[in-house]
The part of an RNA shown here (small-subunit ribosomal RNA, 3' major domain) has 477 nucleotides and comes from an uncultured marine bacterium. The prediction has a mean pLDDT of 84. RNAcentral holds the full RNA, with entries from ENA, Greengenes and SILVA. Its Rfam family is "Bacterial small subunit ribosomal RNA".

Context: one part of a larger RNA
RNA sequence: UGACGGGGACCCGCACAAGCGGUGGAGCAUGUGGUUUAAUUCGAUGCAACGCGAAGAACCUUACCUGGUCUUGACAUCCUGAGAACUUUCUAGAAAUAGAUUGGUGCCUUCGGGAACUCAGUGACAGGUGCUGCGUGGCUGUCGUCAGCUCGUGUCGUGAGAUGUUGGGUUAAGUCCCGUAACGAGCGCAACCCCUAUCCUUAUUUGCCAGCACAUCAUGGUGGGAACUAUAAGGAGACUGCCGGUGAUAAACCGGAGGAAGGCGGGGACGACGUCAAGUCAUCAUGGCCCUUACGACCAGGGCUACACACGUGCUACAAUGGGAAGGACAAAGAGCCGCGAAGCCGCGAGGUGUAGCUAAUCUCAGAAACCUUUUCGUAGUCCGGAUUGGAGUCUGCAACUCGACUCCAUGAAGUCGGAAUCGCUAGUAAUCGUAGAUCAGAAUGCUACGGUGAAUACGUUCCCGGGUCUUGCACU
Numbered sequence: 001u002g003a004c005g006g007g008g009a010c011c012c013g014c015a016c017a018a019g020c021g022g023u024g025g026a027g028c029a030u031g032u033g034g035u036u037u038a039a040u041u042c043g044a045u046g047c048a049a050c051g052c053g054a055a056g057a058a059c060c061u062u063a064c065c066u067g068g069u070c071u072u073g074a075c076a077u078c079c080u081g082a083g084a085a086c087u088u089u090c091u092a093g094a095a096a097u098a099g100a101u102u103g104g105u106g107c108c109u110u111c112g113g114g115a116a117c118u119c120a121g122u123g124a125c126a127g128g129u130g131c132u133g134c135g136u137g138g139c140u141g142u143c144g145u146c147a148g149c150u151c152g153u154g155u156c157g158u159g160a161g162a163u164g165u166u167g168g169g170u171u172a173a174g175u176c177c178c179g180u181a182a183c184g185a186g187c188g189c190a191a192c193c194c195c196u197a198u199c200c201u202u203a204u205u206u207g208c209c210a211g212c213a214c215a216u217c218a219u220g221g222u223g224g225g226a227a228c229u230a231u232a233a234g235g236a237g238a239c240u241g242c243c244g245g246u247g248a249u250a251a252a253c254c255g256g257a258g259g260a261a262g263g264c265g266g267g268g269a270c271g272a273c274g275u276c277a278a279g280u281c282a283u284c285a286u287g288g289c290c291c292u293u294a295c296g297a298c299c300a301g302g303g304c305u306a307c308a309c310a311c312g313u314g315c316u317a318c319a320a321u322g323g324g325a326a327g328g329a330c331a332a333a334g335a336g337c338c339g340c341g342a343a344g345c346c347g348c349g350a351g352g353u354g355u356a357g358c359u360a361a362u363c364u365c366a367g368a369a370a371c372c373u374u375u376u377c378g379u380a381g382u383c384c385g386g387a388u389u390g391g392a393g394u395c396u397g398c399a400a401c402u403c404g405a406c407u408c409c410a411u412g413a414a415g416u417c418g419g420a421a422u423c424g425c426u427a428g429u430a431a432u433c434g435u436a437g438a439u440c441a442g443a444a445u446g447c448u449a450c451g452g453u454g455a456a457u458a459c460g461u462u463c464c465c466g467g468g469u470c471u472u473g474c475a476c477u
Stems, first nucleotide, its partner, number of pairs: 002476001004473002007471007015461002019425005026316008034307002042053002064302007073125001077124002079121005086103001089100004107114002127291002130289003136285002138280003141276001143274001148187006154163003167178003193268004198236007208225002212223003239262001242256005318418001322377007334365003339358002344353003384415001389410007431453007
């Protein structure tokens, strides 16, 4: 100087408290440990691993195992020789591959040859998801969006170092004011950027329809309109600007007016010096080491999907604020040509058929659901709950046995609100309800986004956890 203290003072945070809803009990989904296995590929491991890498394992992916194969190689450059490239069919085989076979003779040319491609040969080399993240780059997590971390000159100290950065106030903030042997400055804070909340101007189609007409069973359907909504470009607006009070005449705080919005309006992007030899050599790159007829490469099948068990994260429930039936209403944000696919018709349904329209404010996905009205059930393992199993099907795809999703009929398990313990959340939030997208042939209860309905509580900071500033002790640095 730091670090630490079951030392002190001050302060903050869904940290506690006050509330609301969960997890822990059940079934299932998913990840992990363990066990098993020929293999169950590898990595991630307190917070900060465990619906994580994986925005999607039937083959492929795939790195693992078994078996069958190759050795200048699946991929790159160079050299030599041959052949255009390419293509048809057959045989063996699980395929890789091997053998046979058909068509084809192109382009440029100084006629030597050349360019692209294929095959064969030679060696230089290729190749490695092999090891080391404790050799590294890059990227990322975390403390933490916490308010800190430093420098120049000056001053003080023999020096390490201190001062500045401490103090009095104040703030979300090392934010600002005052004081001050300090005076300034940098990286952070804030602002500048994006979305959202109000208004104005401009523009008016594919969107809109107030007023005027037309037409229809009906619909902005048509003429037309540019008001409204919306769209998308530019502006305005919020600054403690105004008023009162408190304060030190400061910074600021409290209350009020006006205002769509008020004191950071709400949200996002943005992450200082550093810490954890944190994570990643399997995104990629890369030093070193190792393999080189194999630790490289190809193929088929299997495995990553196993299952006594343990844990994490979720979904569905245990019901009447509910389940079933019938009718009725209102979104936002997205995606679409190897695509979205309407109407109509067929099927109880998954779906099939059909092809109109759409490279999209035009067409389609597309029916929002919770909600409202009427009705039924009457507290029961039930008209709750839907696991499991049997049967019959649909779709994708060479192919659903290992191992897909969905539909229909039948079946109808556990479960009556969950011990110790533990998690999230302070407002358009929690809770609850659906919708869309990425990945993707198919395959979400995951992830990401979108809107609908829409609460309760916060006395307070003694305590638990984490953090900041000052100070003190110290056997640690």